[in-house]
RNA sequence: GUCAACACUCCGAAGAGUGGCCGAAAGGCCCGCCGAAGGAGCAUCCCCGACCGGCAUGGGCCGUCCGCGGGGCAAACUCUCAGGCCCGAAGACGGAGGGGGCGG
Numbered sequence: 001g002u003c004a005a006c007a008c009u010c011c012g013a014a015g016a017g018u019g020g021c022c023g024a025a026a027g028g029c030c031c032g033c034c035g036a037a038g039g040a041g042c043a044u045c046c047c048c049g050a051c052c053g054g055c056a057u058g059g060g061c062c063g064u065c066c067g068c069g070g071g072g073c074a075a076a077c078u079c080u081c082a083g084g085c086c087c088g089a090a091g092a093c094g095g096a097g098g099g100g101g102c103g104g
Stems, first nucleotide, its partner, number of pairs: 001102003006099001008097005017031001019030004032085003038081001039079003045072005052063004
């Protein structure tokens, strides 16, 4: 000087209940709601298989657009399992810092 991840530190960072009932409390139950910890699902696309076509003839080989069946992959989309619903904390994501790699 430069660089994508990774962990750490700092800064920014949305949404939705200070809901009801029981209980001395701990806690339990019920109703409503949110998406940005985590988790799950999906398109295009990709892979495989059968079918099909050709060749061959013991079991095969080659090809295979579309369609059919199966499988795989994303998000700030979808779900709401988990989590959350005054403030605070947490918080995807973004920025900064030194750590680290590479080059001089």
Model confidence (mean pLDDT): 76 of 100. This is a predicted structure of a 104-nucleotide RNA (Glycine riboswitch aptamer) from Pikeienuella piscinae. It matches the Rfam family "Glycine riboswitch aptamer". Rfam links the family to the GO term glycine biosynthetic process. NCBI's taxonomy places the organism under Bacteria, Pseudomonadati, Alphaproteobacteria, Paracoccaceae, Pikeienuella. The model forms 90% of the base pairs in the Rfam consensus.